[in-house]
Context: one part of a larger RNA
RNA sequence: GGACGAACGCUGGCGGCGUGCUUAACACAUGCAAGUCGAACGAGGGCAUAGAGCUUGCUCUAUGAACCGAGUGGCGAACGGGUGAGUAACACGUGACCAACCUGUCUUUGGGUGAGGGACAACCUGGGGAAACCCGGGCUAAUACCGCAUGAUGUCUUUUUUUCUCCUGAGAAAGAGACCAAAGGGGGCCUCUGCUUGCAAGCUCUCGCCCGAUGAGGGGGUCGCGUCGUAUCAGCUUGUUGGUGAGGUAACGGCUCACCAAGGCUAUGACGCGUAGCGGGUCUGAGAGGACGAUCCGCCACAUUGGGACUGAGAUACGGCCCAGACUCCUACGGGAGGCAGCAGUGGGGAAUAUUGCGCAAUGGUCGAAAGACUGACGCAGCGACGCCGCGUGUGGGAGGAAGCCUUUCGGGGUGUAAACCACUGUCAGGGGGGAAGAAUCCCGAGUAUCUGAAUACGAUACUCGAUUGACGGUACCUCCAAAGGAAGCGCCGGCUAACUCCGUGCCAGCAGCCGCGGUAAGACGGAGGGCGCAAGCGUUGUUC
Repeated sequence: GGACGAACGCUGGCGGCGUGCUUAACACAUGCAAGUCGAACGAGGGCAUAGAGCUUGCUCUAUGAACCGAGUGGCGAACGGGUGAGUAACACGUGACCAACCUGUCUUUGGGUGAGGGACAACCUGGGGAAACCCGGGCUAAUACCGCAUGAUGUCUUUUUUUCUCCUGAGAAAGAGACCAAAGGGGGCCUCUGCUUGCAAGCUCUCGCCCGAUGAGGGGGUCGCGUCGUAUCAGCUUGUUGGUGAGGUAACGGCUCACCAAGGCUAUGACGCGUAGCGGGUCUGAGAGGACGAUCCGCCACAUUGGGACUGAGAUACGGCCCAGACUCCUACGGGAGGCAGCAGUGGGGAAUAUUGCGCAAUGGUCGAAAGACUGACGCAGCGACGCCGCGUGUGGGAGGAAGCCUUUCGGGGUGUAAACCACUGUCAGGGGGGAAGAAUCCCGAGUAUCUGAAUACGAUACUCGAUUGACGGUACCUCCAAAGGAAGCGCCGGCUAACUCCGUGCCAGCAGCCGCGGUAAGACGGAGGGCGCAAGCGUUGUUC
């Protein structure tokens, strides 16, 4: 000199863009943060219409486009969001490999979607419990569940031929045997079939479902190299190192187990201890390097502590389950409930770090055919000079120069064109008026073309036109009005180091980054005048180069 997620002191006008618990991974009141689908399903509620009973305003029955929310079912909840405790490790980075692997949704593509069955919620009913909730009986639907059929290019076994390779072996073709699947929903139509009015078990469109192949994206595994300090840590290891066999896994493997052998690592630092999430990057530096790893992006790990599995394409699952521990709460003492390192917010710790805000308008995500719903992701607003950047606090004229204050050799000198005064301007702040971009869609309406189709129907795709949608926000911006009016401080002045005098004090009070000042003329202490530097900031402290 630079930098900072900074803090403290004094001071403080405006705006833009960023940024804000570095400490207790301490404990948490309250609200919200993951739902959605009626175009998978049955029953129900309310509403409307019609009818019946009558007690004349209730009950029952039937039908109904749209509506509502519990239940079964599907998808999602493994993403998104937080934190850095643990981890010195294939965790991360980089480069290879898997002939040892998995992959829901999505892309492209080949086939199929036949015929049945029995349940369980909801509901009704009985019971237990303070509650959380639980138990029994009865009825019922499905894209829920379970057999059967069919089934190969799928899996396994086997035969033959063939092409290759990187150690195991891999691929292709032909043949034989065994095994394995499915689910329906919505719209339209009468060309074919059935009855023949029109509707269907008919036709057709679409969304699904099942079995394969394929691509993309995602994940799993292995290896080379890189990756802090300590030798006042020198030996470490028994599933340990290897083999055979078996189990397990999506998959290789002591991953696990039985048996066998006695190996394996280490001064090129094993093992131990301490510290630490890693990288892209950030700061500094001419560079080499050093220090760091906030915000943003990628990866990893964790979710009160420890352990465990279930479901699932995917978790050993922050707002799922079970067990144990600590803590908190409810209790009728028998038993239950909870997990902010999500967003706000509270207490505590601390030098120190914000609102219990608005909105789904945009971007993105989940569900849905769609309308749409949900979304503390996100977009915005609020608070903080915490940082960077920009702007302002006026501009021009105005005396050999007012007053005041300071100083003086008493002549004067300084503050100083500074003020007053004159003329002007209008940034910001203030008031009035106008007023955005961010909006493109989706959907709806009208139309055109192509495709499917029996069809001028429905539908799909593409295009054109119209209409609709803004939290921020009456914000940005523009314009008008008035008015110099509302807007300057902080540190320093002995040398380093830009900037000097007077008074007070008298080794006292005090200053100080280093050298050092102060004991009666202190440019170094305190005050004043003046000056120097930076400026909405200026200094101090801390850390780092």